[in-house]
RNA sequence: GUUCUGGAGAAUCCCGCAGGUCCCAUCGGGCUGAAGCGGGUGCCGAAGGUGCAAGCGACUCGUCGAUCUCUCAGGCAAAAGGACAGAAC
Numbered sequence: 001g002u003u004c005u006g007g008a009g010a011a012u013c014c015c016g017c018a019g020g021u022c023c024c025a026u027c028g029g030g031c032u033g034a035a036g037c038g039g040g041u042g043c044c045g046a047a048g049g050u051g052c053a054a055g056c057g058a059c060u061c062g063u064c065g066a067u068c069u070c071u072c073a074g075g076c077a078a079a080a081g082g083a084c085a086g087a088a089c
Base pairs, nucleotide, nucleotide: 001089002088003087004086005085006084011041013040014039015038016037017036019032020031021030022029023028042076043075044074048072049070051068055063056062057061
């Protein structure tokens, strides 16, 4: 590195528009709207990334950076992804 297995956390949040459907027939109103789109707030940390810690070294410096930190990215139903762990090659 590849394959298989296991693998957490956090709103199926709110608003609007498209679409569908029912009622009225003038306007309009109800339901639906996760897997179409846009906006808003809250939250999570285990792809990746930032910053440092410990450690190490030739020690005003450098190296090495974590499951810590930040939440840029990513994520908050399912699916996908997933650090890490086990087995095999």
A computed fold for an 89-nucleotide RNA from a chicken gut metagenome, annotated as Glycine riboswitch aptamer. Its Rfam family is "Glycine riboswitch aptamer". Rfam describes the family as follows. This family represents the bacterial glycine riboswitch.